[in-house]
Context: one part of a larger RNA
Molecule: small-subunit ribosomal RNA, central domain
Organism: metagenome
């Protein structure tokens, strides 16, 4: 390389956007580069095959003939693929209507609670724990009322609901905005799909600068526990967490399941939305599309399982794996303030 693979054995890039590549709907006509046929020329000799000779045979040699998958050139097909011309609407996109929804930024509003800070009542314990202690408190705590201050989070509603490419997204209003989703026509007329490089976005920790701190809480300092306890428990408490700009680019970034297309039994729930029947009217009932879930047939599957949200059946494209260990390491590049990422080995050893 063939080839066989990726949910859990090793293996799907965290996700999109898109360059170049690869791949592409239905119809007609043209062309004839790929594609198929024929002819002609070349494809040294030796070899290989084939016939037929010479060494007593054989190897060995000798003479002939074929083969020669290819290359050039000609002459012809024209289905199927490229190309050029035309058409076409089912792929793809606009316009229109409706709601449906934590989707994204920005500003402001709002009640609960915690926690401090005045002031009232009040009086000795309070908090903690398995049980203590350290800790708070007569300089008046805890506990209760009233005020006020600040700062994160938004109980219920709450749903194997919903929404977004992934990460994620929850109080309430407003203004900016993005995607989907159903109906019903019209438009354009393949306008598509995948996407090496490339760019964006990326939890949560953590950098850098400036704010900001209530709560929680790494590091840290008691107090217990223990043989010890650099730990589980417990008082305390910095960073951090929050805001703004700016790095970082990681993850069990997980469905441990790349993207698109088609095809392939059902059942049942549930969120959007449309049609029909049906009623006083919500509802039932029947049926359509798009979205979450459940079970479950055929197939798949090593088996678990999966099964119209497929790991079934098939086609594009793209990423990846090839025994553990050494190792996602050294080493060089790149990239980063740094921490570190990205890329990526060998010895050696089972």
């Nucleotide at each position: 390389u063939u080839g066989g693979g990726c949910g859990u054995a090793a293996a799907g890039c965290g996700c999109a956007c898109g360059u170049a590549g690869g791949c592409g709907g239905u119809c007609c006509g043209g062309c004839a580069a790929g594609u198929c046929g024929g002819g002609u020329g070349u494809g040294a000799a030796a070899g290989c095959c084939c016939u037929c000779g010479g060494c007593u045979u054989a190897a060995c040699c000798g003479a002939g003939g074929a083969a020669g998958u290819g290359c050039a050139u000609u002459c012809g097909a024209a289905a199927c693929u490229a190309c050029c011309g035309g058409a076409c609407u089912u792929g793809a996109a606009u316009a229109c209507u409706g709601g449906a929804g934590a989707g994204g930024g920005u500003c402001g509003c709002g009640g609960a609670a915690u926690u401090c800070c005045c002031g009232g009542u009040g009086u000795a314990g309070a908090g903690g724990u398995g049980a203590a202690a350290u800790u708070c408190g007569u300089a008046g705590a805890u506990a209760u009322c009233g005020g006020g201050a600040g700062g994160a989070a938004c109980a219920c509603c709450a749903g194997u609901g919903g929404c977004g490419a992934a990460g994620g997204c929850g109080g309430c209003g407003a203004c900016c905005u993005g995607g989907a989703c159903a109906g019903a026509u019209a438009u354009u007329g393949a306008c598509g799909c995948u996407g090496a490089g490339g760019u964006g976005c990326g939890a949560a920790a953590g950098c850098g600068u400036g704010g900001g701190g209530a709560g929680c809480a790494a590091a840290c300092a008691g107090g217990a526990u223990u043989a010890g306890a650099u730990a589980c428990c417990c008082u305390g408490g910095u960073a951090g967490u929050c805001c703004a700009c700016g790095c970082c680019g990681u993850a069990a970034a997980c469905g441990a399941u790349g993207a698109g297309u088609g095809c392939u039994a059902g059942a049942u729930g549930u969120g959007g939305u449309g049609g029909g029947u049906a009623u006083u009217g919500a509802c039932c009932c029947c049926u359509g599309c798009c979205g979450c879930g459940u079970c479950g047939c055929a197939g798949c599957u090593a088996a678990c399982g999966c099964a119209u949200u497929a790991a079934g059946c098939a086609c594009u494209c793209c990423g990846c794996c090839u025994g553990g260990g050494g190792a996602g390491u050294a080493c060089g590049g790149c990239c980063g303030c740094a921490a570190g990422g990205c890329u990526a080995a060998a010895a050696c050893u089972c």